[in-house]
């Protein structure tokens, strides 16, 4: 120079101008509900998103224990909790920096597995090789028929540990040596997971458990439309009071009489509904700094309070600067040049999104710039 790999931060600054939503004060008008108008100070994220885990918090269920059902699974730490972090361990992958892993048990028990091959699960005899019997031959031979055998050929992804000496009728952990693996059993190292080493035992046991199951821990359900509190009309409930051809009430012109209608009417109490108020942003808060601890994280001081409209506001536009990048100019500086860099003109660029009770997490989306590492090439 290139090509990788991990990470932590930013998400345009300032000022005009014109608007959007809440809030606090002051004020104007009112049919007292409310309507308007002034000032001042507030008003999106790192994901506010998916609603995928864990909780706060609210109601509802609930003595206590088991079943059933879900859900986690290498260790230790962290943390209110977590299926998440952080630090490691072992395995796979990268030359490396690093990255990944649903990583307990198939040696408890059931099941599953497509070709291909004789045979795929307490395995199998297709070739071969070896006995043995018969037959036949001159014959070490060939044929049949019975067993033995997994060294060796050949299918497979896998044919039940390798090499090698013994053995053997031919083989065969059937013996042995020495390599791998497995369980035991000592010693050292670590909180542990697990490592290192030493010794025993022929034990040699296919995968699968995001298959059934077995083990070990975890786990009540439903959300802020949770829920509490005030409370209209109208229509049901209760309770008094006055009625029922001795007739309440009601209609009929403002009243009285007439008339006409006629079983109900009035008050009060109690429960839901509309509404509305509240729940509602001071909380595992933020920031800065010491201090512990590799980290996650966690603890001492300071400061500081930062939307809370339940359909839903935070915006638009102008100038300056600022970052990146394009093209252009340059009596600037480096260079033998190509060219680099500054300087100055002009242009363009900024994504992905949109708070709805509230936090810790993952997940995903998505812009430019930076840093640390690693390999690989050249120069000095």
């Nucleotide at each position: 120079g290139g090509a990788g790999u991990a990470g932590g931060a930013c998400a345009g600054a300032c000022g005009g101008u014109c608007g959007c939503c809440g809030g606090u004060u002051c004020u104007u008008c009112c049919a007292a509900g409310g309507a308007g108008g002034a000032a001042c100070g507030g008003g999106a994220g790192g994901a506010a998103a998916g609603u995928c885990c864990g909780a706060a918090c609210a109601c509802c269920a609930c003595a206590g224990g088991g079943c059933a059902g879900g859900g986690u699974g290498c260790u230790c730490c962290a943390u209110a909790a977590c299926g998440u972090g952080g630090a490691g361990u072992c395995g796979c992958g990268g030359u490396g920096a690093c990255g990944u892993g649903a990583a307990g048990g198939c040696a408890a028990g059931u099941g599953c597995a497509a070709c291909a091959g004789a045979a795929a699960g307490c395995a199998a005899a297709c070739c071969g090789c070896c006995u043995u019997g018969c037959a036949u031959g001159c014959a070490u031979g060939u044929g049949c028929a019975a067993g033995g055998u997994a060294a060796g050929g050949g299918u497979g992804a896998a044919a039940c540990g390798g090499u090698g000496c013994g053995g053997u009728a031919a083989g065969a952990g059937c013996g042995c040596a020495c390599c791998a693996g497995u369980u035991c059993u000592c010693c050292g190292g670590g909180u542990g997971a697990c490592c290192g080493g030493a010794g025993a035992a022929g034990c040699u046991g296919g995968g699968u458990a995001a298959a059934c199951c077995c083990c070990a821990c975890c786990c009540g359900g439903u959300g802020c439309a949770a829920g509490a509190c005030c409370a209209a009309a109208u229509a049901g409930g209760g309770a008094a009071a006055c009625a029922u051809u001795c007739g309440a009430g009601g209609g009929u012109u403002g009243c009285c009489c007439g008339c006409c209608c006629g079983a109900g009417u009035u008050u009060c109490c109690g429960g839901g509904u509309a509404g509305g108020u509240c729940g509602c942003u001071u909380g595992a808060g933020a920031u800065g700094u010491c201090g512990g601890g590799u980290a996650a994280c966690c603890g001492g001081c300071a400061u500081u309070c930062u939307a809370g409209a339940g359909g839903a506001a935070u915006g638009a536009u102008c100038g300056u600067c600022a970052u990146u990048u394009c093209g252009g100019u340059u009596u600037c500086g480096g260079g033998u040049a190509a060219c680099c860099g500054g300087a100055c003109c002009g242009g363009a660029a900024a994504a992905c999104a949109g708070a709805a009770u509230u936090c810790g997490g993952c997940u995903u989306a998505c812009g430019g710039a930076c840093u640390g590492c690693u390999c690989c090439g050249g120069c000095c």